[in-house]
RNA sequence: UGCUUAUAGAGAAAGACGGAGGGAUUAGACCCUGCGAUGUCUUGGCAACCUGUAACUUACAAGGUGCUACAUUCUACUCGGUCCGCCGACUUUAUGGAUCGAGACAGAUAAGCG
Numbered sequence: 001u002g003c004u005u006a007u008a009g010a011g012a013a014a015g016a017c018g019g020a021g022g023g024a025u026u027a028g029a030c031c032c033u034g035c036g037a038u039g040u041c042u043u044g045g046c047a048a049c050c051u052g053u054a055a056c057u058u059a060c061a062a063g064g065u066g067c068u069a070c071a072u073u074c075u076a077c078u079c080g081g082u083c084c085g086c087c088g089a090c091u092u093u094a095u096g097g098a099u100c101g102a103g104a105c106a107g108a109u110a111a112g113c114g
Stems, first nucleotide, its partner, number of pairs: 002113006013043005021032003026076004044068003048065003051061004072106001077103008
C1' cells in the first nucleotide's frame, strides 16, 4: 500500500511549542480560528475494535491500536414517502423547492489475510 469483515447521531481536558489557516479529495453550504486554529510533544480523560476478568446479548479493567469542536459537520448518486409551489374544468403527466427514511459511493477506525 491492497483485500475482507465489522462499527460509527453517545462519550472525553489541560499545558508547552508554533504562527495561519482548518474541518479527507472535488463542488456548494455551514462552522472553528491572533481570546492562537490545523499540527507536534507531555499529562489526563473516553471506551469503538482487539486483549483480560467475571455472575458472559451484560458489566468491569484500560494492556494494544484508536479517539478526545459541530452526526463521518451537512449535501452531492439511487429509490421511496410527505408538504409546498407552477400548470389551471377534471384526470393524467412533466418539472422546481423543502423535509424524512433506506441503500450505495467515498473516507475514518479496528481485526484478520496477502

A computed fold for a 114-nucleotide RNA from Mucilaginibacter auburnensis, annotated as SAM riboswitch aptamer (S box leader). The model forms 94% of the base pairs in the Rfam consensus. It matches the Rfam family "SAM riboswitch aptamer (S box leader)". Rfam's curators write: The SAM riboswitch is found upstream of a number of genes which code for proteins involved in methionine or cysteine biosynthesis in Gram-positive bacteria. The sequence is in RNAcentral, with records from Rfam.